[in-house]
Context: one part of a larger RNA
């Protein structure tokens, strides 16, 4: 490489945008590049194959034939692919109008806890554990009452529910601001799809500067268990957790399911438009278009399971895989400040 796979057996890039490339709706004309069709030159010989011959046979070997999957040349065909030109409107986008949200980003803001700090009542414990002891507390703790600070964090509502491309969003209020979703069918007229490279975003720990710490807390003392106990369990308590900026660039980054389109019983629930019937109205019902969940046929699977949100049927483009260990390591490169990250072998052994 040809096959054959990627939800759990090895394998879907963490996600987006996009660039080359790949692929590309419906209806006419051209043209003949691609495609097919005849002829026709070339495609050396030996060698393979087939026929017939020469060594008594066979190995060897002679003659002929076929074939040479290719290339050129004419002539000819236009269905399908290319390319030109005209159109169309169903793919894509726009436009009006309505519509739901924790979707981003910045201000401001509000109660509940928690902690400290004043203060007042109060007096011997509190705190914690299986039990305890470290610890705190007569310099007056803890319990309860006022006062005042600080930080971080959004109970209830809360939901198999929203909203994001993904990582992920949740008190409330305003300004900025993406992106969807449904009706109308008024506009452009294939303006798609996917995407190596790239180029952005991307929990959490982590790094740098520089602020801020309530409460939790890696390290860390210390108290217990223990046969030890560098743990579990308790007292504390520093990085870090929180803000700005600027790096890191991984994760069971998961649906372990890349993306787009179309097709292919049916049940039942939930969110958001919208549109009938009904109704004084909320609402009920019946339909539809998007999203979200259960079940379930058929099909599909090694089973488990998936099944109109497919793990079915097809078509199109991108990643990735090819026995285990040795290894995501070494080397080399390229990136970070650094921890490292990406790229990614081999000897050797099963």
């Nucleotide at each position: 490489u040809u096959g054959g796979g990627c939800g759990u057996a090895a394998a879907g890039g963490g996600c987006g945008c996009g660039u080359a490339g790949g692929c590309g709706g419906u209806u006419g004309u051209g043209u003949u590049u691609g495609u097919c069709u005849a002829c026709u030159g070339u495609g050396a010989a030996a060698g393979g194959c087939c026929a017939c011959g020469g060594c008594u046979u066979a190995c060897c070997u002679g003659u002929g034939g076929a074939g040479a999957u290719g290339c050129g040349g004419u002539a000819g065909a236009a269905a399908c692919g290319g390319c030109a030109c005209a159109a169309c409107u169903u793919g894509a986008g726009g436009c009006u109008g309505g519509g739901a949200g924790g979707g981003g980003u910045u201000g401001g803001u509000g109660g509940a806890a928690u902690u400290c700090c004043c203060u007042g009542u109060g007096u011997a414990g509190c705190g914690g554990u299986g039990a305890a002891a470290u610890g705190c507390g007569u310099a007056g703790a803890u319990a309860c009452g006022g006062g005042g600070g600080a930080g971080a964090a959004c109970a209830c509502u809360c939901g198999u529910g929203g909203c994001g491309a993904a990582g992920g969003c949740g008190g409330c209020c305003a300004a900025c601001u993406g992106g969807c979703c449904c009706a109308g069918u008024c506009c452009u007229g294939a303006c798609g799809c996917u995407g190596a490279g790239g180029c952005g975003c991307g929990a959490c720990a982590g790094c740098g500067u520089g602020g801020g710490g309530a409460g939790c807390a890696a390290a860390c003392a210390g108290g217990a268990u223990u046969a030890g106990a560098u743990a579990c369990c308790c007292u504390g308590g520093u990085a870090g957790u929180c803000c700005a900026c600027g790096c890191c660039g991984u994760a069971a980054a998961c649906g372990a399911u890349g993306g787009g389109c179309a097709c292919u019983a049916g049940g039942u629930g939930u969110c958001g438009g919208c549109g009938g019937u009904u109704u004084u109205g909320a609402g009920u019902c019946c339909g539809u278009c998007g999203g979200u969940g259960c079940c379930g046929g058929c099909g599909c699977u090694a089973a488990c399971g998936c099944a109109g949100u497919a793990a079915g049927u097809g078509c199109c483009c991108c990643g990735c895989c090819u026995g285990g260990g040795g290894a995501g390591u070494a080397c080399g490169g390229u990136c970070g400040c650094a921890a490292g990250g990406c790229u990614g072998a081999a000897a050797c052994u099963c």